[in-house]
């Protein structure tokens, strides 16, 4: 230096334009003599900045972080 992927909750995943979802972790209960397991219940996320459009996680631009692959 050239091209290409991806970036959603503490993690791992979903969601092809119309209230963002699931397990695991976490918070409170309940069960237990206590903890584990279980069962109930709460909470928490679209990388950032523009842009399209009623309406963006979704299309499109610039950025930034990783990871590939050429040189």
């Nucleotide at each position: 230096g050239g091209g290409g992927a991806u970036a959603u909750a503490g993690u791992u995943u979903a969601a092809u334009g119309g209230u963002a979802a699931a397990a695991c972790a976490g918070u409170a209960g309940g069960c237990u003599c206590c903890a584990g397991a279980c069962c109930u219940u709460c909470a928490g996320c679209u990388c950032a900045g523009g842009g399209u459009u009623c309406g963006a996680u979704u299309c499109c631009c610039u950025g930034u972080a990783u990871c590939c692959c050429c040189a």
The RNA shown here (transfer RNA) has 71 nucleotides and comes from a Nanobdellota archaeon. Model confidence (mean pLDDT): 84 of 100. NCBI's taxonomy places the organism under Archaea, Nanobdellati, Nanobdellota. RNAcentral holds the sequence, with entries from ENA.